[in-house]
RNA sequence: GCCCCCGUAGCCCAAAGGUAGAGGCGGACCCCCUAAAAGGGUCCUGUUGUCGGUUCGAAUCCGACCGGGGGCA
Numbered sequence: 001g002c003c004c005c006c007g008u009a010g011c012c013c014a015a016a017g018g019u020a021g022a023g024g025c026g027g028a029c030c031c032c033c034u035a036a037a038a039g040g041g042u043c044c045u046g047u048u049g050u051c052g053g054u055u056c057g058a059a060u061c062c063g064a065c066c067g068g069g070g071g072c073a
Base pairs, nucleotide, nucleotide: 001072002071003070004069005068006067007066010025011024012023018056026044027043028042029041030040031039049065050064051063052062053061
């Protein structure tokens, strides 16, 4: 230098153009309990890496850039 994949919450991760972005882990508080563990509830909890474009509508499609990983030279 060229090619491919990935970037979503504190961490892991779902979504396959459609109307509140699901779930788990973790943390705080509360309920339950004689107390703790387990269990339950609420919150942390979303400007989907950035900017622009397409579309009635974009995490999703397109372009550029940024970052990470892999391959070729």
Model confidence (mean pLDDT): 80 of 100. This is a predicted structure of a 73-nucleotide RNA (transfer RNA) from a Streptosporangiaceae bacterium. The same sequence occurs in records of 2 taxa. RNAcentral holds the sequence, with entries from ENA and MGnify.